[in-house]
Context: one part of a larger RNA
RNA sequence: UGACGGGGGUCCGCACAAGCGGUGGAGCAUGUGGUUUAAUUCGAUGAUACGCGAGGAACCUUACCUAGGCUAGAAUGUGAACGCAAUCCCCAGAGAUGGGGAGUUCUUCGGACGUGAAACAAGGUGCUGCAUGGCUGUCGUCAGCUCGUGCCGUGAGGUGUUGGGUUAAGUCCCGCAACGAGCGCAACCCUUAUCUUUAGUUGCCAGCAUGUAAUGAUGGGGACUCUAAAGAGACUGCCUGCGCAAGCAGAGAGGAAGGAGGGGACGACGUCAAGUCAUCAUGGCCCUUACGCCCAGGGCUACACACGUGCUACAAUGGCGCAUACAGAGGGUCGCGACAUGGCAACAUGAAGCCAAUCUCAAAAAGUGCGUCUCAGUUCGGAUUGAGGUCUGCAACUCGACCUCAUGAAGUUGGAAUCGCUAGUAAUCGCAUAUCAGCAAUGAUGCGGUGAAUACGUUCCCGGACCUUGUACA
Numbered sequence: 001u002g003a004c005g006g007g008g009g010u011c012c013g014c015a016c017a018a019g020c021g022g023u024g025g026a027g028c029a030u031g032u033g034g035u036u037u038a039a040u041u042c043g044a045u046g047a048u049a050c051g052c053g054a055g056g057a058a059c060c061u062u063a064c065c066u067a068g069g070c071u072a073g074a075a076u077g078u079g080a081a082c083g084c085a086a087u088c089c090c091c092a093g094a095g096a097u098g099g100g101g102a103g104u105u106c107u108u109c110g111g112a113c114g115u116g117a118a119a120c121a122a123g124g125u126g127c128u129g130c131a132u133g134g135c136u137g138u139c140g141u142c143a144g145c146u147c148g149u150g151c152c153g154u155g156a157g158g159u160g161u162u163g164g165g166u167u168a169a170g171u172c173c174c175g176c177a178a179c180g181a182g183c184g185c186a187a188c189c190c191u192u193a194u195c196u197u198u199a200g201u202u203g204c205c206a207g208c209a210u211g212u213a214a215u216g217a218u219g220g221g222g223a224c225u226c227u228a229a230a231g232a233g234a235c236u237g238c239c240u241g242c243g244c245a246a247g248c249a250g251a252g253a254g255g256a257a258g259g260a261g262g263g264g265a266c267g268a269c270g271u272c273a274a275g276u277c278a279u280c281a282u283g284g285c286c287c288u289u290a291c292g293c294c295c296a297g298g299g300c301u302a303c304a305c306a307c308g309u310g311c312u313a314c315a316a317u318g319g320c321g322c323a324u325a326c327a328g329a330g331g332g333u334c335g336c337g338a339c340a341u342g343g344c345a346a347c348a349u350g351a352a353g354c355c356a357a358u359c360u361c362a363a364a365a366a367g368u369g370c371g372u373c374u375c376a377g378u379u380c381g382g383a384u385u386g387a388g389g390u391c392u393g394c395a396a397c398u399c400g401a402c403c404u405c406a407u408g409a410a411g412u413u414g415g416a417a418u419c420g421c422u423a424g425u426a427a428u429c430g431c432a433u434a435u436c437a438g439c440a441a442u443g444a445u446g447c448g449g450u451g452a453a454u455a456c457g458u459u460c461c462c463g464g465a466c467c468u469u470g471u472a473c474a
């Protein structure tokens, strides 16, 4: 100087407390361990692995296994030579591949295109993340981490950065052998909440007309909504009280918004030899008729069991039936597909419009009204299984989703323990997108609808910051 203490002081955080809803019990989905297997490819493992890499494992992907094949190789460059190439057909084969037949490029004559010997460069998702770059997690959006000069100390070092206040903040003020400065904090950026101006189509429709069973449908309009550009606005600026100041308090005024208005992006010096050689790049080592490459089938989907994360429930604040209202944000031409017809339905057939503020996906759902069920393992719950179908795709056996009929399991609120959340939040309700032929999505990322309870307080648990103290620790 640090680190540590079941030492002290001060302070903070959904850390506790106060509340609300969960997990842990059930069924299923998904990931992991274990076991099994020819293979169940590999990585991630307290917090910081476990719906994680994977934002789509039937083939492909695919790295694994079995079997069959290739050896300058599956790809790319240079390239003598060729125009027998490309393409199509037939045979063998699981295919890769092998054999046979048809076919015989264009030209400005430079070449283009295709095939392609030899050779040189191959290739490796093989090992090492403890050789590395890059990227990332975490402490932590915590308020810290340092430097120059000066001063103090023999020196390691100290001072500044401590002290008194204050703040979300090393934020600011006052004091001080310190005076300044840098990386962080904050602000500058995006979004949202209000207003103004400009603009007015594909959006809007108040007023004036036209028209319809009805609809901005039409003429027209820029008022309003909205769209999208530029500005304004919030600064403790004003008032009162406290205070030296910084600042704090006020159901204060004004204001759409008040003391950081809400949210996002943004992550200091460093820590964990944290993670990743399988995104990529790369040193070293290793393989080179194989640890490389092609191909068919299988596996990654196994199943006594254990754990994590979720979905659906156990019902009446509910289930079912009929009717009916209101979003936002997105996607669409190998696409979205209105509408009509057929089908109980999944869907099929025909087909208008739309490269989209124009057309379409599209029905929002919880909600509301009426009816029914009356506390039951039920008109709760939907697992499982049987049968029949639809669609995608070369192909749904291993191993897809969806529809219909039948079947109708566990489950009556969950032990010890444990998690999230302080406001448009929790809870609850749907909608969209990426990936994608299809989909195992209950996941992820966004979007809006309805919309709470509680916080006395900081004694205690956990984590953190500053000062101080002890130490036989570094």
Base pairs, nucleotide, nucleotide: 001474002473003471004470005469007468008467009466010465011464012463013462015458016457019421020420021419022418023417026312027311028310029309030308031307032306033305034303035302042053043052064298065297066296068294069293070292076121077120078119081115082114083113087102088101089100090099091098092097105112106111123287124286126285127284128283132281133280134276135275136274137272139270144183145182146181147180148179149178150159151158152157163174164173165172189264190263191262192261194232195231196230197229198228199227200226204221205220208219209218210217235258238252239250240249241248242247301440314414318373319372320371321370322369323368324367330361331360332359335354336353339350340349341348342347380411385406386405387404388403389402390401391400427450428449429448430447431446432445433444